[in-house]
RNA sequence: GCCGGAGUAGCUCAGUGGCAGAGCAGGACUUUCGUAAAGUCAAGGUCGCGAGUUCGAAUCUCGCCUCCGGCU
Numbered sequence: 001g002c003c004g005g006a007g008u009a010g011c012u013c014a015g016u017g018g019c020a021g022a023g024c025a026g027g028a029c030u031u032u033c034g035u036a037a038a039g040u041c042a043a044g045g046u047c048g049c050g051a052g053u054u055c056g057a058a059u060c061u062c063g064c065c066u067c068c069g070g071c072u
Stems, first nucleotide, its partner, number of pairs: 001071007010024004018055001027041004048064005
């Protein structure tokens, strides 16, 4: 230099055009003499950055950045 993959909550990941989600972690509450476990509730997001297409973009297109792998 070229090719491919990945980037979404603190962590691990879903979501492939129409309200951004789950599990775990953290918080509050219930339960218990107490702890753990279990259950309930709430919170937590510029969907890597910018532009384009579209009535509408996390999703499609282009550029850039970071990480991983391959080729030379």
Annotation
This is a predicted structure of a 72-nucleotide RNA (transfer RNA) from a Candidatus Liptonbacteria bacterium. The coordinates come from a structure-prediction model, not an experiment, and the mean pLDDT is 84. The organism belongs to Candidatus Liptoniibacteriota, within Bacteria. Rfam family: tRNA. By type it is a transfer RNA.